The part of an RNA shown here (large-subunit ribosomal RNA, domain IV) has 363 nucleotides and comes from Corynebacterium otitidis ATCC 51513.

Context: one part of a larger RNA
């Protein structure tokens, strides 16, 4: 010096991002116990008192004896009473006694008031995250009529399920309470079939290649060149016909999603119940709101402090809350997050000392 323990005057969180760490509390019995509440809880709430040992008194079981009474299945029987007989044991009271201290050691909750989030018990990043994340019971929607949908598989086959819509699969939300507004224009899904468009295929008008033969020209001849083109075999190919889909028409938001602007107006001022106008599919309802969301912002007011960028209660000017991407509450619960109070303390003022272990120095 480091680590691990122990003690510490006075103060008691002044430390610090933050009471991190440490300290306090801790057991049993008795008394007593608030708000709130889903009436179960909250609750060990909070807060008080007692606890050793000895003697005496009192009281309750157990067990073994002794003395009776009753009874019948005569047994080491059963029921019951007494006992100043024994042993062992639980509770209560009174008095005394010792110590600083009697749950004398070990072991063994600090408590309370509020707010946020998540209902809860549970699960999770094996090795930096345990949480407000996941799950959850409950809610809703969609699909599926059984050889079910869905999933695995080339197939056969299998799971679903030796189940059958009170079932199974998928998606979202997440106990409970009060609720869940408007928009179907876009995207998706479902339904519809009149019309438009549309593939392969069918169809084959026409065009075209080749082409016997025929015609013309040239040539002394075998022939050469040109034209026209039957049949056949090919190439190309219009009209017409033709499904789903798309266009189209509806429905659907606990489907994906969305939910305005400007100007004016009341007899102080301010504000605007009101009016006008533009745009939209519709213009944000209830509730909440500087919020886990608020930039400006340490918003403003109130509370708490001597002093409070945090906290609590309000206000509403919501940059950019808002209703199952759920909204707002909520008892209980939480190794969650935030604020305050009380107790307690070497966290600190501000250090000191002791013990052990290690380092280092000297021998």
């Nucleotide at each position: 010096c480091u680590g691990u323990g122990g003690u510490u005057a006075a103060g008691g969180a002044a430390u610090u991002c933050g009471g991190c760490a440490a300290a306090u509390u801790g057991u049993c019995c008795c008394c007593g116990u608030a708000a709130c509440u889903u009436u179960g809880g909250g609750a060990g709430a909070u807060g008080g008192g007692g606890a050793g040992c000895c003697a005496c008194c009192u009281u309750g079981g157990g067990u073994c004896g002794c003395c009776g009474a009753c009874u019948c299945u005569u047994g080491c029987g059963g029921u019951u009473g007494g006992u100043g007989g024994g042993c062992g044991u639980g509770g209560g009271g009174u008095g005394g006694u010792c110590g600083c201290a009697g749950a004398g050691g070990c072991u063994a909750g600090g408590g309370g008031a509020a707010a946020g989030c998540g209902a809860c018990u549970g699960u999770u990043u094996a090795c930096u995250a345990a949480a407000a994340a996941c799950a959850c019971a409950g809610g809703u929607c969609c699909g599926u009529g059984c050889g079910a949908a869905a999933a695995c598989u080339u197939g056969g086959g299998u799971u679903g399920a030796u189940g059958u819509a009170u079932a199974c699969g998928g998606a979202c939300u997440g106990a409970c309470g009060c609720c869940u507004g408007c928009c179907c224009g876009g995207u998706g899904c479902u339904g519809g079939a009149a019309g438009g468009u549309u593939a392969c295929g069918a169809g084959g008008a026409g065009c075209u290649g080749u082409g016997g033969g025929c015609c013309c020209a040239c040539g002394c001849u075998u022939g050469u060149g040109g034209g026209u083109g039957u049949a056949g075999c090919g190439g190309u190919g219009a009209a017409u016909u033709u499904a789903a889909g798309c266009c189209c028409c509806a429905g659907u938001a606990a489907a994906c999603g969305g939910c305005g602007g400007u100007g004016g107006u009341a007899a102080c001022u301010a504000u605007a119940a009101c009016c006008a106008u533009c745009c939209u599919a519709a213009g944000g309802u209830a509730g909440c709101g500087a919020a886990a969301u608020u930039c400006c912002u340490u918003g403003u007011c109130g509370g708490g402090u001597a002093a409070g960028u945090u906290c609590c209660g309000a206000c509403c000017u919501g940059c950019a809350c808002g209703a199952a991407u759920g909204g707002c509450g909520u008892a209980a619960c939480g190794a969650c997050u935030u604020u305050c109070c009380u107790g307690c303390u070497g966290u600190c003022u501000c250090g000191a000392c002791c013990a052990c272990a290690g380092g280092c120095c000297c021998g």
Overview
Its mean pLDDT, the model's own confidence on a scale to 100, is 86. Taxonomically the source falls in Corynebacterium otitidis (Bacteria, Actinomycetes, Corynebacteriaceae, Corynebacterium).